[in-house]
RNA sequence: GUCUCAUGCAGAGUGGCUGAGGGUAACGGGCCCUUAGAAGCCACGACAACCGGAUCAGAAAAUCCUGAUCGUCCGGUGCCAAUUCCCGCCCGGUUCGCGGGGGACAUGAGAU
Numbered sequence: 001g002u003c004u005c006a007u008g009c010a011g012a013g014u015g016g017c018u019g020a021g022g023g024u025a026a027c028g029g030g031c032c033c034u035u036a037g038a039a040g041c042c043a044c045g046a047c048a049a050c051c052g053g054a055u056c057a058g059a060a061a062a063u064c065c066u067g068a069u070c071g072u073c074c075g076g077u078g079c080c081a082a083u084u085c086c087c088g089c090c091c092g093g094u095u096c097g098c099g100g101g102g103g104a105c106a107u108g109a110g111a112u
Stems, first nucleotide, its partner, number of pairs: 001112008013044005021033003027088004045080001047078001050076006056067003084104001089101004093096001
């Protein structure tokens, strides 16, 4: 890089450096955030619960399975405005601030 699977309307920010953009990469249309500091980097913290480990529980055992607030802890990742900010393609209806699907993208795990 490609493929497969799962998830994506929940959740969680402060400080320092820096200084003008940002909201997935590109295009188009909206809307929004931002010098009361965008993006990025660093530190610490939080959130979350995909993976690994330990441990606990599930009326005896169990390599296995499950986890009613990731059951709890540690670790590998991820993430910390707005649904993945919304729309673009298809289907449906009560035609709307509508519903469903697809595609794309993101993250994790696995395969190659």
A computed fold for a 112-nucleotide RNA from a Terriglobia bacterium, annotated as SAM riboswitch aptamer (S box leader). Of the family's consensus pairs, 97% are formed in the model. The coordinates come from a structure-prediction model, not an experiment, and the mean pLDDT is 75.